[in-house]
RNA sequence: GAAGUUAGCUAGACAGUCGCGGUCUAUCUUUUAGGGAUAGAUGGAGGAAAGUCCGGGCUUCACAGGGCAGGAUGCCGGCUAACAGCCGGACAUCGCGAGAUGAUGGAAAGUGGAACAGAAAGCAAACCGCCGAUGGUAAUUAUUUUAGGAUAAUUAUACAGGCAAGGGUGAAACGGCAGGGUAAGAGCCUACCGCGAGCAUGGCAACAUGGUCGGCACGCUAAACCCCAUCCGAAGCAAGACCAAAUAGGCAGACAUUGAGGCGGCCCGCUGAGUCUGCGGGUAGGUUGCUAGAGCUUGUUGGUAACAACAGGCCCAGAUGAAUGACUGUCGCAUGUGAUUACUCACAUGGUACAGAACCCGGCUUAUCGGCUAACUUCCUUC
Numbered sequence: 001g002a003a004g005u006u007a008g009c010u011a012g013a014c015a016g017u018c019g020c021g022g023u024c025u026a027u028c029u030u031u032u033a034g035g036g037a038u039a040g041a042u043g044g045a046g047g048a049a050a051g052u053c054c055g056g057g058c059u060u061c062a063c064a065g066g067g068c069a070g071g072a073u074g075c076c077g078g079c080u081a082a083c084a085g086c087c088g089g090a091c092a093u094c095g096c097g098a099g100a101u102g103a104u105g106g107a108a109a110g111u112g113g114a115a116c117a118g119a120a121a122g123c124a125a126a127c128c129g130c131c132g133a134u135g136g137u138a139a140u141u142a143u144u145u146u147a148g149g150a151u152a153a154u155u156a157u158a159c160a161g162g163c164a165a166g167g168g169u170g171a172a173a174c175g176g177c178a179g180g181g182u183a184a185g186a187g188c189c190u191a192c193c194g195c196g197a198g199c200a201u202g203g204c205a206a207c208a209u210g211g212u213c214g215g216c217a218c219g220c221u222a223a224a225c226c227c228c229a230u231c232c233g234a235a236g237c238a239a240g241a242c243c244a245a246a247u248a249g250g251c252a253g254a255c256a257u258u259g260a261g262g263c264g265g266c267c268c269g270c271u272g273a274g275u276c277u278g279c280g281g282g283u284a285g286g287u288u289g290c291u292a293g294a295g296c297u298u299g300u301u302g303g304u305a306a307c308a309a310c311a312g313g314c315c316c317a318g319a320u321g322a323a324u325g326a327c328u329g330u331c332g333c334a335u336g337u338g339a340u341u342a343c344u345c346a347c348a349u350g351g352u353a354c355a356g357a358a359c360c361c362g363g364c365u366u367a368u369c370g371g372c373u374a375a376c377u378u379c380c381u382u383c
Base pairs, nucleotide, nucleotide: 001379002378003377004376005375006374007373008372009371010370012331013330014329015328016327017326018325020044022042023041024040025039026038027037028036029035030034046354050365051364053363054362055361056360057359058236059235060234061233070232071231072230073229074228075089076088077087078086079085090104091102092101093100094099105227106226110225111224112221113220127167128166129163130162131161134160135159136157137156138155139154140153141152142151143150144149175193176192178190179189180188194216195214196213197212199210200209201208202207240288241287242286243285250279251278252277253276254275255274261271262270263269295314296313297312298311299310300309301308302307332352333351334349335348336347337346338345339344
């Protein structure tokens, strides 16, 4: 210098004008609870506020204890309120490497599955092929017999039979490879590797390493059923709690056809069955839950780390038709054009992301214009 890996940070800045909703104070106003107006002060989105996929807090309901069903998780150790999260490690695969990826328990409990191809997809099998030891058949030679014949050797055949080394099929073919052995072959035998059992050493463990024994019997598939181990009660802030009109039901009391009540105050007249009061539940609506919390931040200590403990400091949105915005100017960054040996300068461009709290918190996943930092790896060059 180039190409990478991992872990983080940031998410334009300043000024002016206008505006939105929260809190506090003051003044004015109004009322069912409660609210409204004006002025001043103060503070007002995120790293993902998103998806709502996991886990917890909180709330209501259920609940002696145990089991069934159902669901989730699944190498080991740790962290945590908890987790399917995080940290550290083991193993496998990939990468020259820094590193990345992995639901990674059990297939010698049981059931099932494996299209097509292939002889055969699990306790068997033989398409091409190999063999001719053994048995059969044929020929030749030799010996023997009076002869038919018999015996032996050699050759041929591939009929019986033997084999699974090689070829071929398949995602996958019944341990791999080398030597011995054989008629040809074969764990048939041997060494190494693999596999299984058990031992020793190291490690908390997963596991690793090294002997010993077994001749191999036991292929794949559990994000197929299943088995084993651990965990899980349900619903959600539209949870839940409180206040509470108008109207219409309900309950109680008083009055009322011996005329209550109504026709604007009184009398007459007309009308004619309810009227008044209280209580209680629910509705509209309002308040609360609601943001001081597994909180943020600085430091120290312990720990490889996740994280924990202690000490100091800080208060940081709370809307509910739902605020958090718009415009202007200057600058920054980016891109383009022009000028310049170059540093750089000038001009132009709405290029400057994804997105938008709704009870809270821990994670995961997904989206994201750009910029920055640290550690590490490989290669090239120079000293």
Source information: This is a predicted structure of a 383-nucleotide RNA (Bacterial RNase P class A) from a Pseudomonadota bacterium. RNAcentral holds the sequence, with entries from ENA. Its Rfam family is "Bacterial RNase P class A". About the family: Ribonuclease P (RNase P) is a ubiquitous endoribonuclease, found in archaea, bacteria and eukarya as well as chloroplasts and mitochondria. A source record names the gene rnpB.